[in-house]
RNA sequence: GUCGGUGUAGUUUAGUCUGGCUAUAACGCCGUGCUCAUAUCGCGGAGGUCGUGGGUUCAAAUCCCACCACCGACA
Numbered sequence: 001g002u003c004g005g006u007g008u009a010g011u012u013u014a015g016u017c018u019g020g021c022u023a024u025a026a027c028g029c030c031g032u033g034c035u036c037a038u039a040u041c042g043c044g045g046a047g048g049u050c051g052u053g054g055g056u057u058c059a060a061a062u063c064c065c066a067c068c069a070c071c072g073a074c075a
Stems, first nucleotide, its partner, number of pairs: 001074007010027003020058001029045005051067005
């Protein structure tokens, strides 16, 4: 340099193919019940510009373009 893949909560991730219901779960975090106390367990809660910018559309995590980061193949 060329081509391909990946990017969603603090971490790991579902959802993308086929656009449309309030974006999903686990772990972690906070509160609370239980306990002498801690852990486990139960209940509740917070936390997301869906990598960045733009485009298409009534409507974009999802489709299109460019860029960024990481990984891989070829040269």

Transfer RNA from a Candidatus Aenigmatarchaeota archaeon, 75 nucleotides, folded computationally.
Rfam family: tRNA. The family's RNA type in Rfam is transfer RNA.
Lineage of the source: Archaea > Nanobdellati > Candidatus Aenigmatarchaeota.
The RNAcentral record of the sequence draws on ENA.